Predicted 3D model of a 73-nucleotide RNA (transfer RNA) from a Candidatus Sigynarchaeales archaeon. Model confidence (mean pLDDT): 80 of 100. Its Rfam family is "tRNA". It is annotated as a transfer RNA.
RNA sequence: GCUUCCGUAGCAUAGAGGUUAUUUCGUUGCCUUGGUAAGGCAAAGGCCGAGGGUUCAAAUCCCUCCGGAAGCU
Numbered sequence: 001g002c003u004u005c006c007g008u009a010g011c012a013u014a015g016a017g018g019u020u021a022u023u024u025c026g027u028u029g030c031c032u033u034g035g036u037a038a039g040g041c042a043a044a045g046g047c048c049g050a051g052g053g054u055u056c057a058a059a060u061c062c063c064u065c066c067g068g069a070a071g072c073u
Stems, first nucleotide, its partner, number of pairs: 001072007010025001012023001018056001027043005049065005
């Protein structure tokens, strides 16, 4: 330098054009216990790496850039 893939709550992860963006762990509150752990219930927390385009409508499709991984030279 070229090619491919990835970027979504604190961490990890689903989503494949259309209703309020999913789940696990974690966090907070409540219940349960004499108390702790375990268990149960609930809540908070993300506008999807940045910008632009297509579309009635974009996390999703296209372009550029940024960051990361792998391969080739």